[in-house]
Context: one part of a larger RNA
RNA sequence: GCCAGCGAGUUGCGUUAUAUGGCAAGGUUAAAGGACCUACGUUCUGGAGCCGAAGCGAAAGCAAGUGUGAAUAGCGCGAUAUAGUCAUAUGACGCAGACACGAAACCAAGUGAUCUAUCCAUGGUCAGGUUGAAGCAAAGGUAAAACUUUGUGGAGGACCGAACCAGUAUCUGUUGAAAAAGAUUUGGAUGAACUGUGGAUAGGGGUGAAAGGCCAAUCAAACUUGGAGAUAUCUUGUUCUCUCCGAAAUAACUUUCGGGUUAGCCUCGGUGUUAUGCUAUCUAGGGGUAGAGCACUGAAUUCACGCGGGGGCCUACCGGCCUACCAAAGGAAAUCAAACUCCGAAUACUAGAUAGCGAACCGGGAGAUAGACAGUGGGGGAUAAGCUUCAUUGUCAAGAGGGGAACAGCCCAGACCGUCGACUAAGGCCCCAAAUUCUAUGCUAAGUGGGUAAGGAAGUAAAGUUUCUAAAACAGUUGGGAUGUUGGCUUAGAGGCAGCAACCAUUUAAAGAGUGCGUAACAGCUCACCAAUCGAGAAACUUUGCGCCGAUAAUUAGCGGGACUCAAGUAUAGAGCCGAAGUCACGGGUGCACGCAAUAGCGUGUGCGGUAGGAGAGCGUAGUAUAGGCACAGAAGGUGUACCGUAAGGAGCACUGGAGCGUAUACUAGUGAUGAUGCAUGGC
Numbered sequence: 001g002c003c004a005g006c007g008a009g010u011u012g013c014g015u016u017a018u019a020u021g022g023c024a025a026g027g028u029u030a031a032a033g034g035a036c037c038u039a040c041g042u043u044c045u046g047g048a049g050c051c052g053a054a055g056c057g058a059a060a061g062c063a064a065g066u067g068u069g070a071a072u073a074g075c076g077c078g079a080u081a082u083a084g085u086c087a088u089a090u091g092a093c094g095c096a097g098a099c100a101c102g103a104a105a106c107c108a109a110g111u112g113a114u115c116u117a118u119c120c121a122u123g124g125u126c127a128g129g130u131u132g133a134a135g136c137a138a139a140g141g142u143a144a145a146a147c148u149u150u151g152u153g154g155a156g157g158a159c160c161g162a163a164c165c166a167g168u169a170u171c172u173g174u175u176g177a178a179a180a181a182g183a184u185u186u187g188g189a190u191g192a193a194c195u196g197u198g199g200a201u202a203g204g205g206g207u208g209a210a211a212g213g214c215c216a217a218u219c220a221a222a223c224u225u226g227g228a229g230a231u232a233u234c235u236u237g238u239u240c241u242c243u244c245c246g247a248a249a250u251a252a253c254u255u256u257c258g259g260g261u262u263a264g265c266c267u268c269g270g271u272g273u274u275a276u277g278c279u280a281u282c283u284a285g286g287g288g289u290a291g292a293g294c295a296c297u298g299a300a301u302u303c304a305c306g307c308g309g310g311g312g313c314c315u316a317c318c319g320g321c322c323u324a325c326c327a328a329a330g331g332a333a334a335u336c337a338a339a340c341u342c343c344g345a346a347u348a349c350u351a352g353a354u355a356g357c358g359a360a361c362c363g364g365g366a367g368a369u370a371g372a373c374a375g376u377g378g379g380g381g382a383u384a385a386g387c388u389u390c391a392u393u394g395u396c397a398a399g400a401g402g403g404g405a406a407c408a409g410c411c412c413a414g415a416c417c418g419u420c421g422a423c424u425a426a427g428g429c430c431c432c433a434a435a436u437u438c439u440a441u442g443c444u445a446a447g448u449g450g451g452u453a454a455g456g457a458a459g460u461a462a463a464g465u466u467u468c469u470a471a472a473a474c475a476g477u478u479g480g481g482a483u484g485u486u487g488g489c490u491u492a493g494a495g496g497c498a499g500c501a502a503c504c505a506u507u508u509a510a511a512g513a514g515u516g517c518g519u520a521a522c523a524g525c526u527c528a529c530c531a532a533u534c535g536a537g538a539a540a541c542u543u544u545g546c547g548c549c550g551a552u553a554a555u556u557a558g559c560g561g562g563a564c565u566c567a568a569g570u571a572u573a574g575a576g577c578c579g580a581a582g583u584c585a586c587g588g589g590u591g592c593a594c595g596c597a598a599u600a601g602c603g604u605g606u607g608c609g610g611u612a613g614g615a616g617a618g619c620g621u622a623g624u625a626u627a628g629g630c631a632c633a634g635a636a637g638g639u640g641u642a643c644c645g646u647a648a649g650g651a652g653c654a655c656u657g658g659a660g661c662g663u664a665u666a667c668u669a670g671u672g673a674u675g676a677u678g679c680a681u682g683g684c
Base pairs, nucleotide, nucleotide: 001684002683003682004681005679006678011096012095013094014093015092016091017090018089019088020087021086022085023084026051027050028049032045033044034043035042036041055062056061065077066076067075068074099237100236102234106227107226108225109224110223111222117201118200119199120198121197122196123195124194125193126191128160129159130158131156135152136151137150138149139148140147164188165187166186169184170183171182172181203219205215206214207213240618241617242616243615244614245613250263251262252261253260254259265367266365267364268363269362270361271360277357278356279355280354281353282352283351284350285349291343292341293340297337298336299335301333302332303331308326309325310323311322312321313320314319371396372395373394374393375392376391377390378389379388380387401412402411403410416588417587418586419585421584422583423582427578428577429576430562431561432560436575438574439573440572441571442570443569444568449564455549456548459546460545461544462543463542464541465540466539467538468537476533477532478531479530480529482506483505484504488500489499512527516525517524589608590607591606592605593604594603595602596601619672621669622668623667624666625665626664627663629661630660637656638655639654640653641652643650644649
């Protein structure tokens, strides 16, 4: 790990609702006792007690009333609708372990110092080598000392280094050789050393050169047994089938936010029979949102006007004049607002009427109170987020099918079952791959299609405005492009062309006191402008459609692929087809309602996705009672099998097996396992 076996809503008492049965204004016995039977049990006695038939009040008490009250008032609770009670079954709840398994912990009584910590008693052990303290002796030295030298001596938590004790670093080992080791290396090694034996200290206690260390592989409170099935708003698991309906992720409160209680939402039963509900239409309403507006409150721009202020000048004072400064109110024009409104919808909401549905209320049982995304209207954020928080609608949740390449929440569409039938939806129709290489007219040339902005561009197509043009335009080519003059000023210079002001006149077909290069300054080239040549359209601008650039990331990799110039996009027209569990057709099942009919059938109508959850109907297992059966001419069990039933399931036959076992009805329950990191059960 697999297989087999075991493995979770039970039992007692009570409350409540429903169903069934008995009796009924009543219902009913409990303990106990008698009889029968004797393993259970049956029956008789037993009316104590309990519930109901009357309530109100705190109570005395009164009573269809009563309490309050001064009240004969008002108000509260009642009566005027009489049905209860006992038993059984089922649902739920309460008290009990209360569906099962699971803590970490708490408390009590005991057991442990053969491990280890510290201490006590009594023993043991420490190769070899080195260093050379005090003291002492001799000699020197001194007045005597001190002191010096040499020798002797053998101190030390001294040195080096085995045993012994330890454990520095690395490697190995990591289902190990080992639940802490091995190899190499390393520290101490006469000491606060190491060690044998015996003994002492015990769990909120010990011991601790102190690490919360150690106290028997267990320590921020040991282990064993008990309280004990502690408690677990938590996690996991909770065993056969089918049928009908079918949620919620919201509100209020909560030491509450991953839990609850009540309401809302689901289900079942009853009352009820068109009202108080829902939908549509009509009628009547109030509103101050979207929008809009500037009449208020504020914001904000320009213009004219200019109260007032600032500045300047004049003035002894009073005052006067000027002002390219600021600027109120009012005026003109054009604006902005969630906390502005002279205005003002659509929806929504309220009321009534009509029509159609069928609610609504009362009681039993729930679940849920983590929601997700998408569209729309808002807040927060950065008009960020697969962000967050409201409102509203949809889908998912609890929804399969088709489309979207793939893809809970998008688009289409809601799966009772069957069919090698048909029609469609979204979406598609060249191949992968079902269906058009369909029809008509344009545009696009970028593989745009098949990702993106500001911005940029004689892309291309269409529309428009203005101007020039056979009196010759536009472009090209040839020629001219001059004179006063090197204009004036400035400047070292300034000669069209550094700069400043001016920008005249002449000759002309035309030619600027000069468009751009260029020079130190000239020169030189060129343009404007003119003529010739040429011979038909040209120039500038605006708008629109589709394209282009902008465009840089790690596989080709931004069409699902192949490929495509239409098999792309778009504009205007059109035809056909494919395509789903949708719809239709045919057959079958089943719920509900109604009708007929009576032997549970036929017909009609309408339904049958489904998690939590409610309700209903069944299958199977073990046993009991009764009835009727099977079996050595072979029971149960086992193996195999092409049969039957909508399912749980049930037969038949063959072999095996070798002694008991089905069926029907009713009852009882230790009654159903792929799951609990399930099980100190077995097998492989």

Large-subunit ribosomal RNA, domain II from a metagenome, 684 nucleotides, folded computationally.
RNAcentral holds the full RNA, with entries from SILVA.